[in-house]
RNA sequence: CGAGUCGGCCGGGCAGUCGCUCGCACCCUUGAGAAGUAGGUGCGGGAGGAAAGUCGGGACGUCACAGGGCAAGGUGGCCGCUAACGGCGGCGCGUCGCGAGGCGCGGAAAGUGCAACAGAAAGUAAACCGCCGGGGCUUCGGCCCCGGUAAGGGUGAAACGGUGAGGUAAGAGCUCACCAGGUCGGCCGGUAACGGUCGAUGCUCUGUAAACCCCACCUGAUCGCAAGGCCAAAUAGGGGGGCGGGUGGCCCGCCCAAUGCCCCCGGGUAAGGCCGCUCGAGCCGUCGGGCAACCGGCGGCCCAGAGGAAUGGCUGCCGCAGGCGCGAGCCUGGCACAGAAUCCCGCUUACAGGCCGGCUCGGGUC
Numbered sequence: 001c002g003a004g005u006c007g008g009c010c011g012g013g014c015a016g017u018c019g020c021u022c023g024c025a026c027c028c029u030u031g032a033g034a035a036g037u038a039g040g041u042g043c044g045g046g047a048g049g050a051a052a053g054u055c056g057g058g059a060c061g062u063c064a065c066a067g068g069g070c071a072a073g074g075u076g077g078c079c080g081c082u083a084a085c086g087g088c089g090g091c092g093c094g095u096c097g098c099g100a101g102g103c104g105c106g107g108a109a110a111g112u113g114c115a116a117c118a119g120a121a122a123g124u125a126a127a128c129c130g131c132c133g134g135g136g137c138u139u140c141g142g143c144c145c146c147g148g149u150a151a152g153g154g155u156g157a158a159a160c161g162g163u164g165a166g167g168u169a170a171g172a173g174c175u176c177a178c179c180a181g182g183u184c185g186g187c188c189g190g191u192a193a194c195g196g197u198c199g200a201u202g203c204u205c206u207g208u209a210a211a212c213c214c215c216a217c218c219u220g221a222u223c224g225c226a227a228g229g230c231c232a233a234a235u236a237g238g239g240g241g242g243c244g245g246g247u248g249g250c251c252c253g254c255c256c257a258a259u260g261c262c263c264c265c266g267g268g269u270a271a272g273g274c275c276g277c278u279c280g281a282g283c284c285g286u287c288g289g290g291c292a293a294c295c296g297g298c299g300g301c302c303c304a305g306a307g308g309a310a311u312g313g314c315u316g317c318c319g320c321a322g323g324c325g326c327g328a329g330c331c332u333g334g335c336a337c338a339g340a341a342u343c344c345c346g347c348u349u350a351c352a353g354g355c356c357g358g359c360u361c362g363g364g365u366c
Base pairs, nucleotide, nucleotide: 001362002361003360004359005358006357007356008355009354010353012318013317014316015315016314017313018312020046021045022044023043024042025041026040027039048337052348053347055346056345057344058343059342060224061223062221063220072219073218074217075216076215077091078090079089080088081087092105093104094103095102096101106214107213111212112211113208114207115206128153129152130149131148132147133146134145135144136143137142161179162178163177164176165175166174180204181203182201183200184199185198186197187196188195189194228275229274230273231272238265239264240263241262242261243260245259247257248256249255282301283300284299285298286297287296288295289294319335320333321332322331323330324329
């Protein structure tokens, strides 16, 4: 210098001006349909790295709940981190890559199911061609029947380990040697996954668990801040009391029933208001522990809380992008993806442009 790989960070800046919203202070209205109502002034705060998808986990709230088991759902190499996780870190094994690195992960040797098309046969195997034995027929070319055979051909994504020798009618782990793998056992290293090594055993057993299933662990909710709690005027209805007239209870009555007006009480409701609500597994700096994820100490900071829902408009300068110009410069610009809604930790997805770092491979120069 070129090619690549892994990770971190920024993601328009400054100023002026006019607004919006929240908090605090003050002024004013003077009690508004109660809840400090409407208006104004000053000061301070006011979107993101993903606020997104709403996928996983937790906090919080409501409901449920003796204990245990079953069922159902989820997770899946090992160890750690964490409030928790399907996340993260380190390690192990497999696989791809020359490499830095990327991707994957319980059990198919407990049982059941399934495996398109092709193929004879898709798994306690299987005989289409071929090979071999026996029998029969023969026009002497072969043909038919019975049986053996998975070494060869052919089919397929996949056909029961490979090479060689023995063996045999022909063959076959049928037997043997070596190689590969599995199972069982011992020893060594490691917390473990696992690795190394020695021995026994012909055991060679296809694939599929996002098919049922088995093993281990986790889980109360197919509830979610519109959770949930509180205060509430008016209207309708309910209960109680007071007053008044008439009606009904055959008649009378200070009794009963229904009815009108007023007062009180309690419950409910998308009128509305308040709380939940933003100080938190918080952010910044520094020191210490740990390979790391992460944890701890000390110091500092307060950083949106709306509810038909604020976070915006304009101007100037700079940056960036595009265009024009020899040039000083000029012109243009909804400036990438996208915008909070109870909060937090993750994952995933989108993203113009830019900055920084570790490492690898190749070439060159000193």
Model confidence (mean pLDDT): 79 of 100.
A computed fold for a 366-nucleotide RNA from Binatia bacterium (SeqCode), annotated as Bacterial RNase P class A.
The gene name in the source record is rnpB.
The source organism's lineage runs through Bacteria, Bacteria candidate phyla, Candidatus Binatota and Binatia (SeqCode).
The model forms 92% of the base pairs in the Rfam consensus.
The RNAcentral record of the sequence draws on ENA.